[in-house]
Context: one part of a larger RNA
């Protein structure tokens, strides 16, 4: 040296476990901020260096006001001390809340400098306390030009959602039209949902289905509807205009002729008419057109007041009665009561030390017992009856929510007929050239939107119905709002033919940490003693590390670099062969 056999060391795979993740489902919540947010810094403990929660100079906390409750002074992390115990814990409400940050008195290298005014403490001054002093917008006020007051904005916020721009790799086996894709990405910009909608139409929205069909399409690659039907949730409405009145303010008018509500009589107005521009209020919202305004026709509770005066009528304002709707639009604020919910609980059945194994029973054995409760978890192996729970039942001083009833608050003269009367959203539809969105790339290209030009009708009207035209049918644009059903996110509970430490979040562990990078920005690796530390007292060798006895345990090759402990790769006994 090989080879057998059998031990050891390193190593860390590989069983087995879960303190963590993933997804899916249901109920619920949904913005925050100058009353100073998110997010930070520094600080606060009797012994308290560091860190992690918590909390703010009133600092691991204060007050109340329920609930639990015999222990209680949070964690790494043990002690010791000193307490506290109507304490402490949970939940609801309130107080306190340093500095920094939109950061706002000004400045700045964020958590630091530096002020200026006013009240107090003083008679005064240094000093101390409290308050206030950015800036931009809207409104009042005001001013030569400033200015002053009151309101509001400003940044933050995973992901959802609306607008304004807007890309390449890619695919098309190249590549240019076209994909990718109105995607990622930059800006604005709302909300708890956003958008979208009440027909110039099949109210909006979401799912399925129509269906990868009709269609688009270098008829390449690709790209792709709708109507029809079923479902989820439904909720409809306000203005501009016409007319009518009331106010500023211009202008016009000496009239048998305007006006003062109508008629008759009296008196009266140079504005108490007229006419035109803002403006407020009543009216009034349609497509079988609707509304005004004129006439006419039929119905219509009651008081009270009102306008030059008398009489008849009409008209306007209140008031009570009667109806009738409301706080998610369509006008708006609050209060009471009552029910159910969230935000803490709180009751819950029934077994046995004994007999076998074992360190330990929950496992064997034997005889019981509850079950509206045999879901699960956890206890020294595998427990309905041990322990938590679990079936079923309860419970809220005080927030809040949402239902209902009430207060309360709005609103009520209407029906119909007729018209050569007036309104019914103009630089608008619509054309033309250029584009852009509709599944549709111009195409027969309707529809909807946009820049330049051009430019209607107005109800006897105008729009659409996939070029165009007729006919035929459907609707009323050029103003506006408006819940649900959808979207994501978190909280809670439930489930899982999801993962079990190279897996499942990057992250089980004090992880967006360590580190890298100027920076934007990248971004780890790390789980397991035991059933309970009972974490090895005390003797030996060593300076310690570590060992060896002794003790502890079931086990110590479970001894903390600690479960199982391959395999690579180093060994060490033995036997055999050279």
């Nucleotide at each position: 040296a090989g080879c057998a056999c059998g031990g050891g060391g390193g190593g860390a795979a590989u069983g087995c476990c879960u303190u963590g993740g993933c997804g899916u489902c249901a109920a619920g919540a949904g913005c925050c901020g100058a009353a100073g947010a998110a997010g930070g810094g520094c600080g606060u403990g009797g012994c308290a260096a560091g860190a992690c929660u918590a909390c703010g100079a009133a600092a691991a906390g204060c007050c109340u006001c329920g609930g639990u409750g015999a222990g209680c002074u949070g964690u790494c992390c043990a002690g010791c001390g000193a307490g506290c115990c109507u304490a402490g814990c949970c939940g609801g409400g309130g107080a306190u809340u340093c500095c920094c940050a939109a950061a706002u008195g000004g400045g700045g290298c964020a958590a630091c400098c530096c002020g200026c005014c006013c009240u107090g403490g003083u008679a005064a001054a240094a000093c101390c306390a409290g308050g206030g002093c950015a800036u931009c917008c809207c409104u009042g006020u005001u001013u030569a030009g400033a200015g002053c007051a009151g309101g509001g904005g400003g940044g933050g916020g995973u992901a959802c959602c609306g607008g304004g721009g807007g890309a390449a790799c890619u695919g098309a086996a190249a590549c240019a039209u076209c994909u990718u894709a109105g995607u990622a990405c930059c800006c604005c910009g709302a909300g708890g949902a956003a958008a979208a909608g009440a027909g110039a139409a099949g109210a909006u929205u979401c799912c399925c289905u129509u269906a990868g069909u009709a269609g688009u399409g270098g008829c390449g690659a690709a790209c792709g509807a709708a109507a029809a039907g079923g479902g989820a949730a439904a909720a409809g409405c306000c203005c501009a205009a016409a007319c009518c009145g009331g106010a500023c303010c211009a202008a016009c008018u000496u009239a048998g002729u305007g006006g003062a509500c109508u008629a008759a009589g009296a008196g009266c107005c140079u504005a108490u008419g007229u006419u035109g521009u803002u403006u407020c209020g009543g009216g009034g919202u349609a497509g079988u057109a609707a509304g005004a305004c004129a006439a006419g026709u039929c119905a219509c509770g009651g008081g009270a007041g009102g306008g030059u005066c008398u009489u008849a009528g009409a008209c306007c304002u209140c008031c009570c009665a009667g109806g009738a709707a409301g706080u998610a639009a369509a006008a708006a604020a609050c209060c009471u009561g009552u029910u159910u919910g969230u935000u803490a609980g709180u009751c819950a059945a029934a077994g046995g030390a004994a007999c076998c194994u074992g360190g330990a029973a929950a496992g064997g054995a034997c005889c019981a017992c509850c079950a509206a409760a045999g879901a699960g978890a956890g206890u020294g192996a595998a427990a309905g009856u041990c322990u938590c729970g679990u079936a079923g039942a309860u419970g809220a001083a005080a927030a809040c929510a949402a239902g209902c009833a009430g207060g309360c608050u709005u609103c009520c003269g209407g029906a119909u007929u007729u018209g050569u009367u007036c309104u019914u959203a103009a630089g608008u539809a619509c054309c033309a050239c250029g584009g852009g969105a509709c599944a549709c790339g111009u195409g027969a290209a309707a529809u909807c939107c946009c820049g330049u030009g051009g430019g209607a009708a107005g109800c006897a009207g105008c729009c659409c119905u996939g070029a165009c035209c007729a006919c035929a049918g459907g609707g009323c644009a050029a103003g506006g709002c408006u819940a649900a059903a959808u979207a994501c996110u978190c909280u809670u509970g439930a489930c899982g033919a999801c993962c079990g430490a190279u897996a499942g979040u990057g992250a089980a562990c004090c992880a967006g940490u360590a580190c890298c990078g100027u920076g934007a920005g990248g971004g780890a690796a790390a789980g397991g003693u035991a059933a309970a530390a009972a974490g090895a007292a005390c003797c030996c060798c060593g300076g310690a590390a570590g060992g060896g006895g002794a003790g502890u345990g079931a086990a110590a090759u479970a001894g903390a670099u600690c479960c199982u402990g391959a395999a690579a790769c180093c060994u060490c006994g033995u036997g055999c062969u050279u």